[in-house]
RNA sequence: UUGAUGGAGAAUUUGAUCCUGGUUCAGAACGAACGUUGGCGGCGUGGAUGAGGCAUGCAAGUCGAACGGUAAGGCACCUUCGGGUGUACACGAGUGGCGAAAGGGUGAGGAAUAGCUGGUUAACCUACCCUCGAGUGGGGGAUAACCCCGGGAAACUGGGGCUAAUACCGCAUAAGACCACGGAAAGGCAUCUUUCUGAGGUCAAAGUCUUCGGACGCUUGAGGAGGGGAUCAGCCCGUAUCAGCUAGUUGGUGAGGUAACGGCUCACCAAGGCAACGACGCGUAGCCGGCCUGAGAGGGUGGCUGGCCACACUGGGACUGAGACACUGCCCAGACUCCUACGGGAGGCUGCAGUCGAGAAUCAUUGUCAAUGAGCGCAAGCUUGAACGUGCGACGCCGCGUGUGGGAUGAAGGCCUUCGGGUUGUAAACCACUGUCAGGAGCUAACAAUAAGCGUGUAACCCACGUGAUGAGUUAAACUCCAGAGGAAGUGACAGCUAACUACGUGCCAGCAGCUGCGGUAAUACGUAGGUCGCAAACGUUGUUCGGAUUUACUGGGCUUAAAGGGCGCGUAGGCGGUUUCGCAAGUCAAGGUUGAAAUCCGGCGGCUCACCCGUCGAAGUGGCCUCGAUACUGCGGAACUAGAAUCAUGGAGGGGUGCGCGGAACUUGUGGUGGAGCGGUGAAAUGCUCAGAUAUCACAGGGAACACCGGAGGCGAAGGCGGCGCACUGGCCAUGUAUUGACGCUGAGGCGCGAAAGCGUGGGGAGCGAACGGGAUUAGAUACCCCGGUAGUCCACGCCGUAAACGAUGUGCACUAGGGAGAGGGAGGCACCUAGCCAUUCUCUCCCCAAGGGAAACCGAUAAGUGCACCGCCUGGGGAGUAUGCUCGCAAGGGUAAAACUCAAAGGAAUUGACGGGGGCUCACACAAGCGGUGGAGCAUGUGGUUUAAUUCGAAGCAACGCGAAGAACCUUACCAGGCCUAGACAUCAGGAUGUAACUGCGUGAAAGCGUAGCCAACCCUUCGGGGAAAUCCUGUGCAGGUGUUGCAUGGCUGUCGUCAGCUCGUGUCGUGAGAUGUCGGGUUAAGUCCCAUAACGAGCGAAACCCCUACUGUCAGUUGCCAGCGCGUAAUGGCGGGGACUCUGGCGGGACUGCCUCGUAAGACGGAGGAAGGUGGGGACGACGUCAAGUCAUCAUGGCCCUUAUGGCCUGGGCUACACACGUGCUACAAUGCGCCGUACAAAGGGAUCCGAUACCGCGAGGUGGGGGAAAUCUCAGAAAGCGGCGCCCAGUUCGGAUUGGAGUCUGCAACUCGACUCCAUGAAGUUGGAAUCGCUAGUAAUCGCGGGUCAGCCAUACCGCGGUGAAUAUGUUCCUGAGCCUUGUACACACCGCCCGUCAAGCCAUGGAAGCCGGUUCUAUCUAAAGUCGUUAGCCUAACUUCGGAGGGCGGCGCCUAGGGUAGUGUCGGUGACUGGGGCUAAGUCGUAACAAGGUAGCAGUAGGGGAACCUGCGGCUGGAUCACCUCCUUU
Repeated sequence: UUGAUGGAGAAUUUGAUCCUGGUUCAGAACGAACGUUGGCGGCGUGGAUGAGGCAUGCAAGUCGAACGGUAAGGCACCUUCGGGUGUACACGAGUGGCGAAAGGGUGAGGAAUAGCUGGUUAACCUACCCUCGAGUGGGGGAUAACCCCGGGAAACUGGGGCUAAUACCGCAUAAGACCACGGAAAGGCAUCUUUCUGAGGUCAAAGUCUUCGGACGCUUGAGGAGGGGAUCAGCCCGUAUCAGCUAGUUGGUGAGGUAACGGCUCACCAAGGCAACGACGCGUAGCCGGCCUGAGAGGGUGGCUGGCCACACUGGGACUGAGACACUGCCCAGACUCCUACGGGAGGCUGCAGUCGAGAAUCAUUGUCAAUGAGCGCAAGCUUGAACGUGCGACGCCGCGUGUGGGAUGAAGGCCUUCGGGUUGUAAACCACUGUCAGGAGCUAACAAUAAGCGUGUAACCCACGUGAUGAGUUAAACUCCAGAGGAAGUGACAGCUAACUACGUGCCAGCAGCUGCGGUAAUACGUAGGUCGCAAACGUUGUUCGGAUUUACUGGGCUUAAAGGGCGCGUAGGCGGUUUCGCAAGUCAAGGUUGAAAUCCGGCGGCUCACCCGUCGAAGUGGCCUCGAUACUGCGGAACUAGAAUCAUGGAGGGGUGCGCGGAACUUGUGGUGGAGCGGUGAAAUGCUCAGAUAUCACAGGGAACACCGGAGGCGAAGGCGGCGCACUGGCCAUGUAUUGACGCUGAGGCGCGAAAGCGUGGGGAGCGAACGGGAUUAGAUACCCCGGUAGUCCACGCCGUAAACGAUGUGCACUAGGGAGAGGGAGGCACCUAGCCAUUCUCUCCCCAAGGGAAACCGAUAAGUGCACCGCCUGGGGAGUAUGCUCGCAAGGGUAAAACUCAAAGGAAUUGACGGGGGCUCACACAAGCGGUGGAGCAUGUGGUUUAAUUCGAAGCAACGCGAAGAACCUUACCAGGCCUAGACAUCAGGAUGUAACUGCGUGAAAGCGUAGCCAACCCUUCGGGGAAAUCCUGUGCAGGUGUUGCAUGGCUGUCGUCAGCUCGUGUCGUGAGAUGUCGGGUUAAGUCCCAUAACGAGCGAAACCCCUACUGUCAGUUGCCAGCGCGUAAUGGCGGGGACUCUGGCGGGACUGCCUCGUAAGACGGAGGAAGGUGGGGACGACGUCAAGUCAUCAUGGCCCUUAUGGCCUGGGCUACACACGUGCUACAAUGCGCCGUACAAAGGGAUCCGAUACCGCGAGGUGGGGGAAAUCUCAGAAAGCGGCGCCCAGUUCGGAUUGGAGUCUGCAACUCGACUCCAUGAAGUUGGAAUCGCUAGUAAUCGCGGGUCAGCCAUACCGCGGUGAAUAUGUUCCUGAGCCUUGUACACACCGCCCGUCAAGCCAUGGAAGCCGGUUCUAUCUAAAGUCGUUAGCCUAACUUCGGAGGGCGGCGCCUAGGGUAGUGUCGGUGACUGGGGCUAAGUCGUAACAAGGUAGCAGUAGGGGAACCUGCGGCUGGAUCACCUCCUUU
């Protein structure tokens, strides 16, 4: 440079945010299993569990060209037909050879005697095969088979006799090999090895066939190939709750043994060897190439396939052999199964099939040796469950198909619907085509083959070429033809993550769920349907692995507060280490060599129609080893240096430590004096002390502990910690220096030491204080807080303990990186100089602010939490738990180390906005205070609760329900109750039919409604007079009507409340990672977020204010019904009349008030005065921000869903809503003399009036009646205002106060006043003499008081409500307190927001777990007894063909010994199961008791320790701030 490769996140803690942190999901994979479904093919793959047991068949034979032979069969001949003989292209059994140690299976064991990679073997072996060399002579004695005789049920076996060999044994020969020895040379680090040589000893052999050429063998050597043994190094799981292990152990000498080294074995000697770089022990596991995943590094895994290992019923053992301690060999022991004549025997599927069992789960008791390979054989060939094929299983991967094109009336049906339609959907039908696969029929007897043999090539094998029998699969593949869309689609999901939505059903039920979470009547989350999305012969689920997870962080994390720095130091191992130079070359780098098997993965090319699959070539295999180089860095060795470190000298500061001594104040005790009634203590008290003299006070004496002031964010120490003064001893630190050494350093696992308080042991001491304890209070209780006492303890000596919020919650050391201020200890310089001092500077220590930078933020910031290096410690979600168990330390208390089951989806840090605080500051309000009048007491009215009732209809519920809905319950209203009735309905619409109908007037019955029934005969529009239309009524019908039934927590609308409080927000900008902040804070000011100033903010909106209405003054215009000054008329009198607009008044339009002026203030504004009708919003009203209370109302109305439909609808009569032991709210009237009664008399405003107001007049004591002038109203009327004023009476009394209650008599309204109206008259004359605790309203035309009107309404229970005017006060020093509110700030574990949150005991249920007398089992070890088979040794009792020198040698059997599987006994360790009882833990639900914590949580909290207590907890001691508040001190910033 080019090319290739190449990394995604999401949900979930919160009101919201950032961070930390866990949980979960999306991906890929699998020897899988399960559910639903299932057309075809190819290639693969299939007992993962009980290395559990196995019926049956097969899986290792072969060679007659080694041998004696001939059982069976073939052939030939003979035959007495029984058979015999012969033969070989035949061969049972036997001898012999080779093979059987391969192939095939499995993974139990095994943590190293295994495996992998690379070396070594100078310490070794190797049958068959190849090459080269030398040989193959001559003998001997047996034995199976066979025959005979026996034993036994069988398996099998004994005796006698015969026989062969390539079986066995001597002898000869010896190229050579081997053994010991001598000499020479070479090699090697060494033990030694190799070569040559001399002389000596030992050691061979087998034949068979033949085509007569030879071929195959045999013996002995050398070499090769391939195979193996041994050995070394590196790598190779978990556990330290396994820390010490080891007697053949480690080494030596000698011997034995082996193919070979070696304690491999033995005898003796020595006392070693291994281990924190993890020995020993325990648990788990076959290892690797690879496979899965991953960007990679890694992590997981080791099925198929290939290499290695191990095993073959369990354990032991050897034999044979080239090779085994041997899967289908042997011996023994054991368990199990089978046979048996009970004497005795047989067996080993972890070979292929198959069977049972266990299990979620894994196939045919198949074909063939055709190919590939293996064994034997000269060969033909035989054998081969190796192998090749077929079968079964969607178990996996890959491929194909289930049609293709056209087709709108967008059919029917389904589903939804706003009823219009939409969707299913070109989908179907229908039309035109195609023909894969499956099906049927055929064809090629295809290809895989190039066999062997023979021939050629080659030195030969292998191999290549030519010729050339044989096919299990195969009824195959491919190809051809036939027919016809015909035979072929499911499964999961659809709340978010995550692609895909509606309806119905259900109603915290049934159910879903990976996480968050859905379901309590409108569920896209459950179930069903329609539709949609995904994948597809599969689709889901479950399990497991990796990924995501940087969540163990090598790549690639952290430790102030989230989990995490050891309490502190000294120091061992280890790790790391200054400057210069020389050498070496271990690390490091480079080049080359070698290895890293094949398969797999990757790339190229190729073969199956493609793909999967397969072939071939390449690359890769990141690693190991060897050789030669390089020397910057590290290392090692040598030499030197002084900047690190240490030493020395001279000075310096200090509560550094230990011991001894001394001192004064205070306290307490004792003695004595004075004195005389209390003291003490608290929120208030009491217990306590005191006339036996306390407290107080004076004097003297004793005692113990602690050291005021100085004293300080000052000093010293490693930390804990250290404070009167003096002396002695002693550690560290700092500065300066011309001195010395010369890297001597840093850190530090284990280890050692120090280590507050409490606590423990022994002995002292004991003033004060003071756990426990006693008493007094407080309290619902008070095992506490407060008070009075008080023991351990606190103090000393000696010895333990070893922990704390042992904190800067910040390990130690070194270096680097802006500044500023302050304090402490030194040095040196300058100025000044009598000292003191001032200026700039340097080293060390300490505190504060801030830059860069860092941080989640808070914050840190040269004393780092910045930038780096070195080393150590520690963390990995919360709970369980710093617990259990084990070990260890301790006298004990307890400390150290330190889990798991189970359970949750969070736990947590910092910061934000709110809310809250028995936190703080500022401010406001009839909030308090100052006042006036009330309520609470009485009687009555009215509403509510409660009770009652057939019903007492319903709603409203702290403020913000209760004279509220209701501005009018006798019927009606009315919704309630009882009874009587109606059923398409009292009311709407539609269809059909009928009617001179309906209406109207009657009658019967009845309480009415209703049910029956009669009469009357008249009406609208058009008309061609035939009729038609409209309306109405009735009958029938079904879609429906109707519901004051339910849900105000499904809703609209309306309303209340905080609150007429001053707040609530937005745009842009800026700050912050962000939620958010700023603006809106601050200083002033205001009624006000009102305005001003300041200001990273600048503006704006909704609110406030203003605009609107009423009212107060005035101008102008207008002048009736109002008015009447002047002019005129008239009356007894009156605006009564003409007239007038002057006035009053009415009502339109205007004016007026704006801090304009003075003073103060920068300003906003404030105070004051003047003017003015009015002065600082003039007074009042309407108007109510964002929002809060799931506030109120489904009974005003509207409305979704649900419910009723001869009733929950409708009609009617009567009753009820008016009940009455009682309780509460709101009112009226009073209790009297500022009054009451009577007489006279004055002045309003605002309203109402036609089914109405009703005048004058008359009647009645009166309510009222008669009557009807006038009035749809500035005209008439209701209508008389009352308090007031004048006069008279009453004289403090239950009254001439008060009027309830009751009796009688009436009036009015109304169908109707009984339940249940108002009013009038007469009579009656109750309680009540100013109201407990408590509580309400009001700041001026207000309170108080006085009357008037209106609405509703037939009437009225109105004393209510809404208005109107008359008379008309008092008080406010002020903001400490109560209540509420606003702003700022602070703390918070609250956010449903303090009516919050939350802790522990106890009680109940469930779950896992610890302890436990024991019981049961596994496993290891020790000691000892016994001991099979067997090797080895030994012995010489018995037997004995080959050799023999005849003596024997050798061999076999037997005996003995060592070792030893197994078994027995005794004991220990360890692991597991179970266990009466018992301990705590977790979870659950609405239990019980308290209230510990979060705010100053109401006693600040917390950790350590000790004691106590139902429980949370309380108290003591010393400690921490992770404590609020106030004050003081110090420091900093700005001016």
Background
Small-subunit ribosomal RNA from a Planctomycetota bacterium, 1535 nucleotides, folded computationally. The RNAcentral record of the sequence draws on ENA and SILVA. Its mean pLDDT, the model's own confidence on a scale to 100, is 83. It matches the Rfam family "Bacterial small subunit ribosomal RNA".